[in-house]
Context: one part of a larger RNA
RNA sequence: CUCUCUCUAAGGAACUCGGCAAAAUGGCCCCGUAACUUCGGGAGAAGGGGUGCCACCGAAAGGUGGUCGCAGUGAAAUGAUCCAAGCGACUGUUUACCAAAAACACAGGUCUCUGCAAAGUCGAAAGACGACGUAUAGGGGCUGACGCCUGCCCAGUGCCGGAAGGUUAAGGAAGUUGGUCAGGGUAACCGAAGCUGACGACUGAAGCCCCGGUGAACGGCGGCCGUAACUAUAACGGUCCUAAGGUAGCGAAAUUCCUUGUCGGGUAAGUUCCGACCCGCACGAAAGGCGUAACGAUUUGGAUGCUGUCUCGGAGAGAGACUCG
Repeated sequence: CUCUCUCUAAGGAACUCGGCAAAAUGGCCCCGUAACUUCGGGAGAAGGGGUGCCACCGAAAGGUGGUCGCAGUGAAAUGAUCCAAGCGACUGUUUACCAAAAACACAGGUCUCUGCAAAGUCGAAAGACGACGUAUAGGGGCUGACGCCUGCCCAGUGCCGGAAGGUUAAGGAAGUUGGUCAGGGUAACCGAAGCUGACGACUGAAGCCCCGGUGAACGGCGGCCGUAACUAUAACGGUCCUAAGGUAGCGAAAUUCCUUGUCGGGUAAGUUCCGACCCGCACGAAAGGCGUAACGAUUUGGAUGCUGUCUCGGAGAGAGACUCG
C1' cells in the first nucleotide's frame, strides 16, 4: 500500500452525477393513527417507554424543566420514515452472459373477417390444427384497469357496395385471303371438297375508369392584411387557398430550439424540483386526450432521523503484498 472488518472528538451530506457505500430502523404486546380513496384501502401510516432526586405550577390528580442519576426483551428479531411530481392502472414478462424499464403482456374497449367441408394456419398432397368448438364461438388489427370523453376532413390511398356506360384476355366466330390438288383449259391460267397457314366484323368475365359509402381504415387538421376614445391587444372585418383548416382537454411538457423563458414557492444562495402564464420552433383526442385510489428492486425534487460520504484524518483486528527462510 491492497482486501475484509471494528472504533472515532466537533460538525452532520459540507461528499458526490446522485446519500453510491455505510450508519440508522428492526421481533411480540398495548395505546394511537392524516390527506386522499375505486370505501376494499391508505396502515405496521405517522407517533408513543419506566423511574429516583431537585425546582416550579396546582386543592389534588397531575404537568413542565433540570440531573455525564438508575434499571431497561432476546444468543439471534432485521421495515428507516414522511412530503411532492413524471411514467405505467395493478400481480406478471423480457435482452441465458453489460439494459428489468416508461418496453412486452394484461383484464377491459373497439374495428374487421368467419354460417362450419368456417375464416385463418402448416403441408406439392394425403392430412392436421382451428375444434371433437359453432357468432356469448374462432382468426386478425389497434388501444390498454377505472372515471370524464373521443371533435372536423371521404379530395388522395385502402376497404365495402353498385352496375348503366368506356376500356379489356383466353376462348368462340360470320367473312376475307395464301398454300396444296381432283378436275377444266391449246396455253396463260382457273380451281370444288378436304387438309393447312394468315387476317378477322361480332361475342367475351373480373379488373381499371366511373357512381356512392366508410376514420377506434392509411392519413390530414392554413396564410396575409386591417380594426376598440392613452398605449397595447383584437371580440370584429377583408382577402387568398383547402378535402377540411386542431374542437374538448392539456401545455417551456419523457414533447420548448431561442431557454437557466417570465412570475410565484422552497434555499442564505436552486440550469434541477413544485405551482402558474401561453409566445405549442414542433401537444391533442383508441400510433387515444385529460384525470386517478392502490401498486413499482421505476425516474425526479424536498424533509426528519442517521451516519468516516465529507471537513480530515486517526487508531486497531485479520488476510495479503515486501524481506529472510
A computed fold for a 325-nucleotide part of an RNA from Oscillatoriales cyanobacterium SM2_2_1, annotated as large-subunit ribosomal RNA, domain IV. The coordinates come from a structure-prediction model, not an experiment, and the mean pLDDT is 85. Taxonomically the source falls in Oscillatoriales (Bacteria, Cyanobacteriota, Cyanophyceae, Oscillatoriophycideae).